c-di-GMP-I-GGC riboswitch aptamer from an Abditibacteriales bacterium, 81 nucleotides, folded computationally.
The source organism's lineage runs through Bacteria, Pseudomonadati, Abditibacteriota, Abditibacteriia and Abditibacteriales.
Of the family's consensus pairs, 90% are formed in the model.
Rfam family: c-di-GMP-I-GGC riboswitch aptamer. Rfam links the family to the GO term cyclic-di-GMP binding.
RNA sequence: UCACGAAAAGGCAAACCCUGAGCAAUCGGGGGGCGCAAAGCCGUGGGUCCUGCGUCGAGCAGGACAGCCAGGCUGCCGAAG
Numbered sequence: 001u002c003a004c005g006a007a008a009a010g011g012c013a014a015a016c017c018c019u020g021a022g023c024a025a026u027c028g029g030g031g032g033g034c035g036c037a038a039a040g041c042c043g044u045g046g047g048u049c050c051u052g053c054g055u056c057g058a059g060c061a062g063g064a065c066a067g068c069c070a071g072g073c074u075g076c077c078g079a080a081g
Base pairs, nucleotide, nucleotide: 002081004078005077011036012035016031017030018029019028020027021026034067040073041072042071044070045069046068047065048064049063050062051061052060053059
């Protein structure tokens, strides 16, 4: 250095509960801890979800999810190989 994820330190935090915001998806704070080596950051492509329009549908517009899959940027430690 590559690849990989043993060890240690530190980090993040699902469901659920309380509280606040939002029409909603969902999000902020507190508790909690299922899991995570990118579960750090970016809605770029796909996907899913919400709202409105559309008679229905096709679709269009706006939004949400980075802990759904790709992609981009950055990054801690170092046993065996």